[in-house]
RNA sequence: GCCUUAUCAAGAGCGGCUGAGGGAAUAGGCCCUGAGAAGCCCGGCAACCUGAUGAAAAUCAAGGUGCUAAAUCCUACAGAAUGGAUAAAUUCUGGUAGAUGAGGA
Numbered sequence: 001g002c003c004u005u006a007u008c009a010a011g012a013g014c015g016g017c018u019g020a021g022g023g024a025a026u027a028g029g030c031c032c033u034g035a036g037a038a039g040c041c042c043g044g045c046a047a048c049c050u051g052a053u054g055a056a057a058a059u060c061a062a063g064g065u066g067c068u069a070a071a072u073c074c075u076a077c078a079g080a081a082u083g084g085a086u087a088a089a090u091u092c093u094g095g096u097a098g099a100u101g102a103g104g105a
Base pairs, nucleotide, nucleotide: 002104003103004102005101006100007099008098013042015041016040017039021032022031023030026076027075028074029073043068044067045066048064049063050061051060052059053058072097077094078093079092080091081090082089
């Protein structure tokens, strides 16, 4: 890298180092950022795997991951509803893509 599956509107710093970008990719939008981006350390959140108790439901812990601006920041493809003018706009559902866990070839 590929396949299967679950989840993705909750939650998490007024810390240290460092110093210019960042929000996955393409496009459009909208944002964050020297009042300090990304990264690293520390702290924290959560509870997928794991452990304990239990008949189960569940509860507790936090070892392995993960996460720690905004819904996965929003839109892109299809369908439906509202709307109206075959437009714009709004809403909903699904899909694609992606992220993370667990399992697999």

SAM riboswitch aptamer (S box leader), 105 nucleotides, folded computationally.